The part of an RNA shown here (large-subunit ribosomal RNA, domain I) has 483 nucleotides and comes from a metagenome. It matches the Rfam family "Bacterial large subunit ribosomal RNA". Its mean pLDDT, the model's own confidence on a scale to 100, is 83. RNAcentral holds the full RNA, with entries from SILVA.
Context: one part of a larger RNA
């Protein structure tokens, strides 16, 4: 060096319990009626998960359903149930302590009160039941606060970066905070556009990388106008509308019922494979069963179904809101100053908003039309509501995939935001597969045991629990050959 046999390793290959996306539906909100979130309990035996809360893996009621059951989890003890028990669904009741947390206090799950009843009259001690702030309100009461993935609005805003430095500029009103709503917001019925005329608003596509903006560098960047989606206007002393409650008609939704059709032989450890002979089909979607089943099980196509609750429509009753403001919009519209918003960097800079000093007309009037004037054309500010077309997904249901398949996909298939690291903010893992079924190896041997020969199961045990397969480095044993 070679052959053959092991070990050790866990690659690779076949899986999928898990992840990632698609669509589409339906939700888009919990919460002082105390929430998210946890702490401590709670089971015959009980450590963790899960459930649930001193009524504590449970308890009531109505409804499904019809034979097992006392959850992951076996056993072993004791149970429950056709007087229908576990299950599923509605609705309810109990819900310790903490936390917006609110009786005061506090180092979160701890500690101490006031007030009133009540336990035969006092104290006392115990149960119960109330005592936090704040804005409305004369009270009576009523809201408010706290969480929560993304959308939405407002309000305060970087810097790295790019300019091939780098300072107007960019990045970017972007990240980050803050306050606020809503299932969407936000915008909205022209003191709009812009030369034809059109006729709220929002969102798509073009127009267009044009028009212009700029140390005219980086770079930024329109709107008319077309095409589409969607269309809905109205009101101001009262309304168009919305919005909550009550019924009551419909649907639809949260359990679920009914569900066609295949047998014989062969191979095998088993048939759904082969082979022959058939059947069902508004169902040949998928999963499972000892190997690849339309006809074996669960579905599925179809039909059917609700005592109770939620939801949509329409009807009907009764209330809120429209609204502490407003009489057609005066400290307004205009103007200077000094900022900012328009795609527009102060430029000829119009147009919006104001921080500061002014300050008008009143339809016989005001504003726009990109300085300004003039003509001429349009429009009516300085009160207000408004669906749909549009954005978003914590989470629910069904669903797709030229998506992953255990170093991949989620950090996380496995008790993982765990273990382990940090004073903390925080950072963060590795770990899947016996077999169709535990039939998970009785009894014998050796050995202290581990562990291993036998015996048995098993289709197979070089599928023995360190458990499919079992690659390579690496490390043995036998045996040929070579120096």
């Nucleotide at each position: 060096c070679g052959u053959a046999u092991g070990g050790c390793g866990g690659a690779u290959g076949c899986c999928u319990a898990g992840g990632c996306u698609u669509u589409c539906a339906g939700a888009g909100g919990c919460g002082a009626c105390g929430a998210a979130g946890g702490a401590c309990g709670u089971g015959g035996u009980a450590a963790g998960c899960u459930g649930c809360g001193a009524a504590a893996a449970g308890c009531u009621g109505c409804g499904g359903g019809g034979a097992u059951u006392g959850g992951c989890a076996c056993a072993c003890a004791c149970g429950a149930a056709u007087u229908g028990a576990u299950c599923c669904g509605c609705a309810g009741a109990u819900g310790u302590c903490c936390g917006a947390a609110u009786g005061g206090g506090g180092c979160a799950a701890c500690c101490c009160g006031g007030c009133a009843u009540a336990u035969u009259g006092a104290a006392g001690a115990u149960a119960u039941g109330u005592c936090a702030c704040c804005u409305c309100g004369u009270a009576a009461g009523a809201g408010g606060a706290g969480c929560a993935a993304a959308c939405c609005c407002g309000g305060a805003g970087a810097a790295c970066u790019g300019a091939a430095a780098c300072a107007u500029c960019u990045a970017a009103g972007u990240a980050c905070c803050c306050g606020g709503a809503g299932g969407a917001a936000a915008a909205g019925a022209a003191a709009u556009c812009g030369a034809a005329g059109a006729g709220a608003u929002u969102c798509c596509g073009u127009a267009a990388g044009u028009a212009g903006u700029g140390g005219c560098g980086a770079g930024c960047g329109a709107a008319a106008g077309c095409g589409g989606a969607u269309u809905a206007g109205c009101c101001c002393a009262a309304a168009a509308g919305u919005c909550u409650u009550u019924a009551u008609a419909u649907g639809u939704u949260u359990a679920a019922a009914a569900g066609a059709a295949u047998g014989u032989u062969c191979u095998g450890g088993a048939a759904a494979g082969a082979a022959c002979a058939g059947c069902c089909g508004u169902a040949g979607a998928g999963g499972g069963u000892g190997a690849u089943a339309g006809c074996c099980c669960c579905g599925u196509a179809u039909u059917u179904g609700a005592a109770a609750g939620g939801u949509a429509u329409a009807u009907u009753a009764a209330g809120a809101u429209g609204a502490u403001a407003a009489a057609u919009g005066a400290g307004u519209a205009g103007g200077g100053c000094g900022g900012g918003a328009c795609a527009c960097g102060u430029g000829a800079a119009a147009u919006c908003c104001u921080g500061u000093c002014u300050g008008a007309a009143u339809a016989u009037g005001g504003g726009g039309g990109g300085a300004c004037c003039a003509u001429c054309c349009u429009c009516c500010a300085a009160g207000g509501c408004u669906a749909a077309a549009u954005a978003c997904u914590c989470g629910u249901a069904a669903u797709c995939g030229a998506c992953c398949g255990a170093u991949a996909g989620u950090g996380a298939a496995c008790c993982a935001g765990u273990a382990c690291c940090g004073u903390g903010a925080g950072g963060g893992a590795a770990a899947g597969g016996c077999g169709a079924a535990a039939a998970g190896a009785a009894c014998c041997c050796c050995g202290g045991g581990a562990g291993g020969g036998g015996a048995g199961u098993g289709a197979a045990a070089u599928a023995g629990a360190u458990c499919c397969u079992g690659a390579a480095a690496c490390c043995g044993u036998a045996u040929g050959c070579u120096u």